[in-house]
RNA sequence: GGAGUUGACCAGACAGUCGCUGAAACCUGUGUUUCAGAGGAAAGUCCGGGCUCCAGAGGGCAGGGUGCCAGGUAACGCCUGGGCGGCGCGAGCCGACGGAAAGUGCAACAGAAAGUACACCGCCGAUGGCUCUGGCUUCACGUCAGGGCACAGGUAAGGGUGAAAUGGUGCGGUAAGAGCGCACCGCGCCGGUGGCAACAUACGGCGGCACGGUAAACCCCACUCGGAGCAAGGCCAAAUAGGGGUGCUAUGGUGUGGCCCGCACUGCACCCGGGUAGGCCGCUUGAGGCGCACGGUGACGUGCGUCCCAGAUGAAUGACUGUCCCCGACAGAACCCGGCUUAUCGGUCAGCUCCCCUU
Numbered sequence: 001g002g003a004g005u006u007g008a009c010c011a012g013a014c015a016g017u018c019g020c021u022g023a024a025a026c027c028u029g030u031g032u033u034u035c036a037g038a039g040g041a042a043a044g045u046c047c048g049g050g051c052u053c054c055a056g057a058g059g060g061c062a063g064g065g066u067g068c069c070a071g072g073u074a075a076c077g078c079c080u081g082g083g084c085g086g087c088g089c090g091a092g093c094c095g096a097c098g099g100a101a102a103g104u105g106c107a108a109c110a111g112a113a114a115g116u117a118c119a120c121c122g123c124c125g126a127u128g129g130c131u132c133u134g135g136c137u138u139c140a141c142g143u144c145a146g147g148g149c150a151c152a153g154g155u156a157a158g159g160g161u162g163a164a165a166u167g168g169u170g171c172g173g174u175a176a177g178a179g180c181g182c183a184c185c186g187c188g189c190c191g192g193u194g195g196c197a198a199c200a201u202a203c204g205g206c207g208g209c210a211c212g213g214u215a216a217a218c219c220c221c222a223c224u225c226g227g228a229g230c231a232a233g234g235c236c237a238a239a240u241a242g243g244g245g246u247g248c249u250a251u252g253g254u255g256u257g258g259c260c261c262g263c264a265c266u267g268c269a270c271c272c273g274g275g276u277a278g279g280c281c282g283c284u285u286g287a288g289g290c291g292c293a294c295g296g297u298g299a300c301g302u303g304c305g306u307c308c309c310a311g312a313u314g315a316a317u318g319a320c321u322g323u324c325c326c327c328g329a330c331a332g333a334a335c336c337c338g339g340c341u342u343a344u345c346g347g348u349c350a351g352c353u354c355c356c357c358u359u
Base pairs, nucleotide, nucleotide: 001355002354003353004352005351006350007349008348009347010346012324013323014322015321016320017319018318020037021036022035023034024033025032026031039330043341044340046339047338048337049336050335051229052228053227054226063225064224065223066222067221068082069081070080071079072078083097084095085094086093087092098220099219103218104217105214106213120159121158122155123154124153127152128151129149130148131147132146133145134144135143136142167185168184169183170182171181172180186209187207188206189205190204191203192201193200194199233281234280235279236278243272244271245270246269247268248267252266253265254264255263256262288307289306290305291304292303293302294301295300325328
């Protein structure tokens, strides 16, 4: 100097004018002044919690979720550290990563065969069979030697199919072959050792190697889970209409009925409670931010100091002007918080890795 990787951070700057929302103070009239006013994702609403209401003796079944180990946390499907597997020269990155010797199921196409493996091509044909030649024998039978066929059969080395075909290399062995035997590598089991554990181990022994894959298929095991959400929920409370009670008028009126009693409806005043409109609370001081110290590899925790940092409800956070630059991405809070995921012009800082050059 170039290429890369991990983590943290910024998100046009400054000035002026006019507005908008909130708080405080002043003034007392509806103003004036001061201060504050979006994000790293405010987003998706995918997880986890706080808060609120509802439900609930306890236990089980069903159903959902999570799934290597240890730790962190209010909690998590998040984070940290570690293990194992994969990728990368490396820094580093990625992983639904429990169980397939409990049971059931599934595997298109290709292929001989896809699960108590198999025999298409190939190789062999020792053994058995058929057959040819020769010897022994008078001939036949028989027997011995040599050759042929590829019929029975043997074979899993080689080819071919597939995502996947019963471990690899070499030597021996054989008719040809084969863990058939041996050496090394690999694998499994038992023990020892190290580690809290996952796990590791060229430390010892045993086994020629046995039980292929699939659980984001059923299933098994372990842990875990009540429901709804701030339009939660609570308070105040008109007008109009309607409901309940008391009193008054008046032993009134209307209806029913031939009439009386009875029953139903009807006037005025006051009181009561429910609900609607509307208003208020919930609402932002919180698992809070910053700094320092200590503990921890780290996530994080503890202590001390310090700060207050949007809170709207037709819903504010804007518009215009000027100057400058590298000409400015994705995007707008609505109860709050911890995560994850997704979107994002450009830039800054720090750690580390690889390559090249110079000294």
Bacterial RNase P class A from an Acidiferrobacterales bacterium, 359 nucleotides, folded computationally. It is recorded under the gene name rnpB. Rfam family: Bacterial RNase P class A. By type it is a ribozyme. Taxonomically the source falls in Acidiferrobacterales (Bacteria, Pseudomonadati, Pseudomonadota, Gammaproteobacteria).